[in-house]
RNA sequence: UAAGAAAAAGCCAAACCUGCCGCAAGGCAGGGACGGAAAGUCUUGGAUCCGCACAUGACGGACGGCCGGGCUGCCUUAU
Repeated sequence: UAAGAAAAAGCCAAACCUGCCGCAAGGCAGGGACGGAAAGUCUUGGAUCCGCACAUGACGGACGGCCGGGCUGCCUUAU
């Protein structure tokens, strides 16, 4: 510098269960592992989802483990 077939020291943790928060989508904590080479982080693009009130196409919100993009980084292999 390039790549991610195989592997994995370390890392994360879907569904589900329990508790708390939220109108809701959903979030946080604990348990739990289906999986993940960025399932680290940011996202103003798109998609999807929710909304008491306001309101009828917007506004406000949720989701990054849906797609895309930015930044950073581990391991292995090749040069």
Predicted 3D model of a 79-nucleotide RNA (c-di-GMP-I-GGC riboswitch aptamer) from a Geobacteraceae bacterium. Taxonomically the source falls in Geobacteraceae (Bacteria, Thermodesulfobacteriota, Desulfuromonadia, Geobacterales). Its Rfam family is "c-di-GMP-I-GGC riboswitch aptamer". The family has 40 seed sequences and 1,298 matches in Rfam 15.1. Its mean pLDDT, the model's own confidence on a scale to 100, is 76. Of the family's consensus pairs, 90% are formed in the model.